The RNA shown here (SAM riboswitch aptamer (S box leader)) has 102 nucleotides. Its Rfam family is "SAM riboswitch aptamer (S box leader)". About the family: The SAM riboswitch is found upstream of a number of genes which code for proteins involved in methionine or cysteine biosynthesis in Gram-positive bacteria.
RNA sequence: UUGUUAUCAAGAAAGGUGGAGGGAAUAGACCCGUUGAAACCUUAGCAACCCUUUCGUGGCAAAGAAGGUGCUACAUUCUAUCCUGACCGGAAUAGAUAACAG
Numbered sequence: 001u002u003g004u005u006a007u008c009a010a011g012a013a014a015g016g017u018g019g020a021g022g023g024a025a026u027a028g029a030c031c032c033g034u035u036g037a038a039a040c041c042u043u044a045g046c047a048a049c050c051c052u053u054u055c056g057u058g059g060c061a062a063a064g065a066a067g068g069u070g071c072u073a074c075a076u077u078c079u080a081u082c083c084u085g086a087c088c089g090g091a092a093u094a095g096a097u098a099a100c101a102g
Stems, first nucleotide, its partner, number of pairs: 001102008013043005021032003026080004044072003049068002051064004055059001076094001081091003
């Protein structure tokens, strides 16, 4: 980087460095930010994909958290394509995370 599968509900933050952006990308809207954004580091935490243990080998099971990831504003913010002329709602696309494969 590409493909397949699953999920996108909920949950969880302080400190230091830094110094103007950030909420994935494009446009618009909305929101956060010098009462300190991004990024990096430390510590803490959340979750339970991989993982560990248990069992009449059964499951979309129960318990756990040492390790590999991930995450810790709202919120995958809304509109854009389709159902649909509009609202609501849903889906798709795109994206994020994990496991596996090339």

Its mean pLDDT, the model's own confidence on a scale to 100, is 76.